[in-house]
RNA sequence: GCCCCCGUAGUUCAAUGGAUAGAACAGUUGUUUCCUAAACAAUAGAUCCAAGUUCGAUUCUUGGCGGGGGUA
Numbered sequence: 001g002c003c004c005c006c007g008u009a010g011u012u013c014a015a016u017g018g019a020u021a022g023a024a025c026a027g028u029u030g031u032u033u034c035c036u037a038a039a040c041a042a043u044a045g046a047u048c049c050a051a052g053u054u055c056g057a058u059u060c061u062u063g064g065c066g067g068g069g070g071u072a
Base pairs, nucleotide, nucleotide: 001071002070003069004068005067006066007065010025011024012023013022018055027043028042029041030040031039048064049063050062051061052060
């Protein structure tokens, strides 16, 4: 250089073009406890960037950026 795959919450992962983008763990607050942990309840937090297609894009297309793999 060329080819392929991936990019969603702090982390690991869901979401077949349509409901308020969801779960677990982690975080915060509260209850409980002498304190901590555990348990229970509540709560905050995300679609890599830009353009296009579409009534509607996390999803499809193109370019860019980043990561991984293959190839001489």